[in-house]
Context: one part of a larger RNA
RNA sequence: UUGGGUUUAAAGGGUCCGUAGGCGGGCAAUUAAGUCAGGGGUGAAAUCCCACAGCUCAACUGUGGAACUGCCUUUGAUACUGGUUGUCUUGAGUUAUAGUGAAGUAGAUAGAAUAUGUAGUGUAGCGGUGAAAUGCAUAGAUAUGUCAUGGAACACCGAUAGUGAAGACAGCUCACUAAGCCAAUAUUGACGCUGAUGAACGAAAGCAUGGGUAGCGAACAGGAUUAGAUACCCUGGUAGUCCAUGCCGUAAACGAUGAUUACUAGCUAUUAGCGAUAUACUGUUAGUGGCAAAGCGAAAGCAUUAAGUAAUCCACCUGGGAAGUACGGUCGCAAGAUUGAAACUC
Numbered sequence: 001u002u003g004g005g006u007u008u009a010a011a012g013g014g015u016c017c018g019u020a021g022g023c024g025g026g027c028a029a030u031u032a033a034g035u036c037a038g039g040g041g042u043g044a045a046a047u048c049c050c051a052c053a054g055c056u057c058a059a060c061u062g063u064g065g066a067a068c069u070g071c072c073u074u075u076g077a078u079a080c081u082g083g084u085u086g087u088c089u090u091g092a093g094u095u096a097u098a099g100u101g102a103a104g105u106a107g108a109u110a111g112a113a114u115a116u117g118u119a120g121u122g123u124a125g126c127g128g129u130g131a132a133a134u135g136c137a138u139a140g141a142u143a144u145g146u147c148a149u150g151g152a153a154c155a156c157c158g159a160u161a162g163u164g165a166a167g168a169c170a171g172c173u174c175a176c177u178a179a180g181c182c183a184a185u186a187u188u189g190a191c192g193c194u195g196a197u198g199a200a201c202g203a204a205a206g207c208a209u210g211g212g213u214a215g216c217g218a219a220c221a222g223g224a225u226u227a228g229a230u231a232c233c234c235u236g237g238u239a240g241u242c243c244a245u246g247c248c249g250u251a252a253a254c255g256a257u258g259a260u261u262a263c264u265a266g267c268u269a270u271u272a273g274c275g276a277u278a279u280a281c282u283g284u285u286a287g288u289g290g291c292a293a294a295g296c297g298a299a300a301g302c303a304u305u306a307a308g309u310a311a312u313c314c315a316c317c318u319g320g321g322a323a324g325u326a327c328g329g330u331c332g333c334a335a336g337a338u339u340g341a342a343a344c345u346c
Base pairs, nucleotide, nucleotide: 004317005316006315007300008299012314014201015200017198021194022193023192025088026087027086028085029084030083031082033081034080035077036076037075038074039073040072041071042070049065050064051063052062053061054060091191092188093187094186097183099181100180103177104176105175107173109171115149116148117147120144121143125136126135162169163168206247207246208245209244210243211242215241216240220236221235222234223233258313259312260311261310262309263308266291267290268289269288270287271286272285273284274283275282295302296301319346320345321344328339329338330337331336
């Protein structure tokens, strides 16, 4: 490189937008670039291949042929691909209306609980564990009920549910904003799909500056356990967790399953709509689940939400270790991220 692959064996980029590029709906006309056919020129010789001949044979050599799969030019063909023009509506959009949902951003606000403080009632323990101790408490704790302060999270509803491109999203309310689905028109007329480089978003932890700090709690301290115990258990407790602004750019970022389109038995549940009817049910569109046929698969299993049958485009894999390391580049305040080998070894 070809061939083969990527749920679990190596392998789908964390997600999306989008540049170049690749690929692209129906009909008609035109062109003749690709494509196909004929002619001409060229494609040195040697080599290779075929035939014959010469050295006693062979290697070798000679003669002839074929070939040189290519390039140029010319005359035609027009199905397909391309270019140009016109047209179409089924792909893709746009507009208006109703419903739907924890989608996003900013503001306001409620209740329960923990903690702390305040003035009471009240008295000797509380707390914690397998058992204890450290700890708290006669300077009046724990318990109980009143008032107040403050931070964080939103019980029940709650789900096999819903929304979002993914990360993710949950008290209630208001303002602004985005996208999807469903139904019926109207309208544009291929405007599409994918997408290297690139841009944006991207849990948690971490970093910078300034706030905040109730609970929890790396580090740390003490008490236990133990042969030891730098742990598991207990009592405390700083960063952090929270907010604002900026950075980081990684996760088992998982459905371990890239995006888009078409096709291929059924049964059942559920969410959001829509249509008809006799308001029982039934049909249909878009999602979300459970079974299961063909088919696929090494099997487990997947099975109209495919891992089936096909098409287009991107990403990635090529024995284990060394190693996601070294070196260099790029990015970052740093932590580090990204790109990413080899010697050697089995």

Small-subunit ribosomal RNA, central domain from an uncultured prokaryote, 346 nucleotides, folded computationally. The prediction has a mean pLDDT of 86.